Notes:
This is a predicted structure of a 351-nucleotide part of an RNA (large-subunit ribosomal RNA, domain IV) from a Phycisphaerae bacterium. Its Rfam family is "Bacterial large subunit ribosomal RNA". Gene Ontology terms of the family: ribosome and structural constituent of ribosome. The coordinates come from a structure-prediction model, not an experiment, and the mean pLDDT is 85.

[in-house]
Context: one part of a larger RNA
């Protein structure tokens, strides 16, 4: 000096990002226990008190024996009273600190084996979509086989949301999905036909009579093109937002001022409803006001000027729960003012 422990005057969170760590509390019995609430809880709420040993003129419960059913004699448990000792009687160990107020997630549960346990996942509940059975869907070595399911729409599969309560507004223009089939477009394929190539034959010229060159050219074969026929799809017409998503601007206006119920105008598919709101979302920002403090960039309650809230990408509430997270207080504390002493183990010095 370090590690693991123990104790500490006065103060008591002044420490610190933060009460991290430590300490307080603690089991049992008795009393007592608020707001809120889904009436179950909250609750061991909170907050108090008790406890060891001895005794019997006392009391109660259970019980044994005896009896003349009045009792009597015991056993055991407990209470009350009195007394005793110690600094200390749950004498050790083990064994909740508590309260107030926000945020989040309803809850128990699950998770990054080895830096994250959470507000993430799941969840019961809600909604939408698909699926009529050889179901949809999935696996697959695929004309098979299997799961779904020895189930049958109160079922199964997929997606979103996430207890409960009150609710869930407007928009189908875009994208997606569903429906429609008239018209346009549209593939392979089919195809009337057109054109080219090849070529028997025919004609002309030359000739060494063997042929050579040129022109034309039927059928067949072949190449190219091809009117027309031709499905889904797309275009088109509708529907659908608990499908993906989206949900305005400018100007003026009221007997002080300010504000703007109101009006005008442009644009849009429609212009954000109820709620909530400087929020886990607010840049400006330590917004402004109120509360709490001597003093508060955090916190709580309001306001709304929402940079850039908002309704199952759910909105807003909500008792209970939480190794979640913010703020405050009580108690008690070596966290600190500010350090000291002790135990053990290391390090270090000497051997």
């Nucleotide at each position: 000096u370090g590690g693991u422990c123990c104790u500490u005057a006065a103060g008591g969170a002044a420490c610190u990002a933060g009460g991290c760590a430590a300490a307080u509390u603690g089991a049992c019995c008795c009393c007592g226990u608020a707001a809120g609430u889904u009436c179950g809880c909250g609750a061991u709420a909170a907050g108090g008190g008790g406890a060891c040993c001895c005794u019997c003129c006392c009391c109660g419960g259970c019980u044994u024996g005896u009896u003349u059913u009045g009792g009597c004699a015991g056993g055991u448990c407990g209470g009350a009273a009195g007394g005793g000792c110690g600094c200390a009687g749950a004498a050790a160990a083990g064994c909740g600190g508590c309260u107030c107020u926000g945020g989040g997630a309803a809850c128990u549960g699950u998770u990054u084996a080895c830096c994250a346990a959470a507000a993430a996942c799941a969840c019961a509940g809600g909604u939408c979509u698909g699926u009529g059975c050889u179901a949809a869907c999935u696996c697959c070595u695929a004309c098979a086989g299997a799961g779904g399911a020895c189930g049958u729409a109160u079922a199964c599969a997929g997606a979103c949301u996430g207890a409960c309560g009150c609710c869930u507004g407007c928009u189908c223009g875009g994208u997606g999905c569903c429906g429609g089939a008239a018209u346009g477009u549209u593939a392979a394929g089919g195809a009337a036909g057109u054109a080219g190539g090849u070529c028997a034959g025919u004609c002309c010229g030359c000739c060494u009579c063997g042929g050579c060159g040129g022109a034309u050219g039927a059928a067949g074969c072949u190449u190219a093109c091809g009117a027309c026929c031709g499905a889904a799809g797309c275009a088109c017409c509708g529907g659908u937002a608990a499908a993906c998503g989206g949900c305005g601007g400018c100007c003026g206006u009221a007997a002080c001022u300010a504000u703007g119920a109101c009006g005008g105008u442009c644009c849009u598919a429609a212009g954000g409803u109820a709620g909530c709101g400087a929020a886990g979302u607010u840049c400006c920002u330590u917004g402004u006001c109120g509360g709490g403090u001597a003093a508060g960039u955090u916190c709580c309650g309001a306001c709304g000027u929402g940079c850039a809230u908002g309704a199952a990408u759910g909105g807003c509430g909500u008792a209970a729960u939480c190794a979640c997270u913010g703020g405050a207080g009580c108690a008690g504390u070596g966290u600190c003012u500010c350090a000291a002493g002790g135990a053990c183990c290391a390090a270090c010095u000497c051997g």